[in-house]
This is a predicted structure of a 105-nucleotide RNA (Glycine riboswitch aptamer).
RNA sequence: UUGUUUCUCUGGAGAACGCCGAGUUCCCGUAUCUGCGGAAUACGUCGGCUGCCGAAGGUGUAAGGCAUUUUCUGCCGAAUCUCUCAGGCAAAAGGACAGAGUCUU
Numbered sequence: 001u002u003g004u005u006u007c008u009c010u011g012g013a014g015a016a017c018g019c020c021g022a023g024u025u026c027c028c029g030u031a032u033c034u035g036c037g038g039a040a041u042a043c044g045u046c047g048g049c050u051g052c053c054g055a056a057g058g059u060g061u062a063a064g065g066c067a068u069u070u071u072c073u074g075c076c077g078a079a080u081c082u083c084u085c086a087g088g089c090a091a092a093a094g095g096a097c098a099g100a101g102u103c104u105u
Base pairs, nucleotide, nucleotide: 003105007101008100009099010098011097016050018049019048020047021046022045023041024040025039026038028037029036030035051089052088053087057085058083060081064076065075066074067073
């Protein structure tokens, strides 16, 4: 000096505030005073049903390399690709990655 690692700050996308039922709260109307109707309830009520996103993490994978009887085959092998398991779909949080600084070696 560079790289790796830790930490701090800044920036940082995408996709239903989905639907149904119940519960709870509120409102007015009605009534046979047991009830009926309406509204709210995104995230920190419950249960069920789909649709969608990819940039925490995870899966799979090329060239190539190694092993092998130099064959079959097996193992290693990257991602912003892929699958969506996980996660997410108002805001917040998170967030690959990037910039600046810093710690350690």